[in-house]
Context: one part of a larger RNA
């Protein structure tokens, strides 16, 4: 429980694609299902509604008139909606050209550190903290210089950028794919939107199975601190972190804000493209100015409980889709489903307040 709502109150699915469904540009032909007028029948009384009677009055009764409204048969109306028949192009897709990216698979490469080994030089400390130990060092550490071998990471450049559905994505080079924006307007001709079921991608951590294995570091251990210290600091130090193939399917997966499409003040800063200017050292040069897309900030009108939002709305509408309905039990038990396992997805009551 509704004419309501989902940034912060309970609620937007992590993200995309897409069945079905629901929505759905302009002209136009027929039709007449939807939807509208009219007749006729039927719809039991009682029940609305209006007038009179009646019990003094209510309340009930009795009488008489009217009416809503299903359903069916026929007759019409055609503006919208649904079928149809022809046609346009603003929407939506292909095409052309020249930019722009840290978008994405794979491969080959470079470079600082770091750490192990070897050579040489060197001597008593080093390490680590508030302070300390432990724990390393005459079997020569630390420290310095030269090989060399390893994994793992990409420092300035770097930003309020850019790119990508999201997760995310940053050294350099091919090779192969991809997808936006910008101009151009050559083509298709409504091919759109949104999206239950479904299917694909999905950080970190976990998981299987080979393989690595420098650093760093759960769990362990040791020294410390403490009244104690299963922590916080110190020394270590296994899985993991890394690569190949698979499983898993979650996050404050956030902007706590679903997608699309139209309308709606302005000012600034940025990034990409196009057009014009104007100066030039004539350069892939410098500064403006118009415009589109795009990232931010300030804000007007309006929204809003308020913090705020405001052409990138949370604002004015349309369409579609997920969710929301006191707190706690509870994301719990149960039963499916999937998954090796952890464990995911669906998801209650009772009781209590």
């Nucleotide at each position: 429980u509704u004419g309501g709502g989902u940034c912060u109150a309970a609620a937007a699915u992590a993200u995309c694609c897409g069945u079905a469904g629901c929505u759905u540009g302009c002209c136009u032909u027929g039709u007449a299902a939807g939807u509208c007028u009219u007749u006729u029948g039927u719809u039991a009384a009682a029940u609305c509604g209006g007038g009179c009677c009646u019990c003094u009055u209510a309340a009930g009764g009795g009488u008489c008139c009217g009416g809503c409204a299903g359903c069916a048969c026929a007759a019409g109306a055609u503006a919208c909606u649904g079928c149809u028949u022809g046609g346009c192009u603003a929407g939506a897709g292909a095409c052309c050209a020249g930019g722009a990216g840290g978008c994405g698979u794979a491969a080959g490469g470079a470079g600082u550190a770091c750490a192990g080994a070897g050579a040489g030089g060197g001597u008593a400390a080093c390490g680590g903290u508030a302070a300390a130990a432990u724990g390393u060092g005459u079997u020569g550490a630390u420290c310095c210089u030269c090989u060399u071998u390893g994994g793992a990471c990409u420092a300035a450049c770097a930003a309020u950028c850019g790119c990508g559905a999201a997760g995310g994505c940053a050294c350099c080079u091919u090779a192969c794919g991809a997808g936006a924006a910008c101009g151009g307007u050559u083509c298709u001709g409504a091919c759109a939107g949104u999206g239950a079921g479904g299917g694909a991608u999905g950080a970190a951590g976990g998981c299987u199975a080979g393989g690595g294995g420098c650093g760093c570091a759960a769990a362990g251990u040791g020294g410390a601190u403490u009244a104690g210290a299963u922590a916080c600091c110190c020394a270590u130090g296994u899985a993991g972190u890394c690569c190949u193939a698979g499983c898993a399917g979650u996050a404050a997966a956030c902007a706590c804000u679903g997608c699309a499409c139209a309308c709606u003040a302005a000012a600034c800063a940025u990034u990409a493209g196009u057009g014009c200017c104007u100066c030039c050292u004539c350069g892939a040069g410098a500064g403006g100015c118009a415009u589109u897309a795009g990232u931010g900030c300030u804000g007007u009108a309006g929204g809003g409980a308020a913090g705020c939002c405001g052409g990138a709305g949370a604002g004015u509408g349309u369409g579609c889709u997920a969710c929301c309905u006191g707190g706690g039990a509870a994301g719990u038990a149960u039963a499916g489903u999937c998954g090796c396992a952890a464990g995911a997805c669906c998801g209650a009551a009772a009781c209590u307040u």
A computed fold for a 353-nucleotide part of an RNA from a Nanobdellota archaeon, annotated as small-subunit ribosomal RNA, central domain. The coordinates come from a structure-prediction model, not an experiment, and the mean pLDDT is 86. Taxonomically the source falls in Nanobdellota (Archaea, Nanobdellati). Rfam family: Archaeal small subunit ribosomal RNA. Its family is annotated with structural constituent of ribosome and ribosome in the Gene Ontology. It was read from a public genome assembly.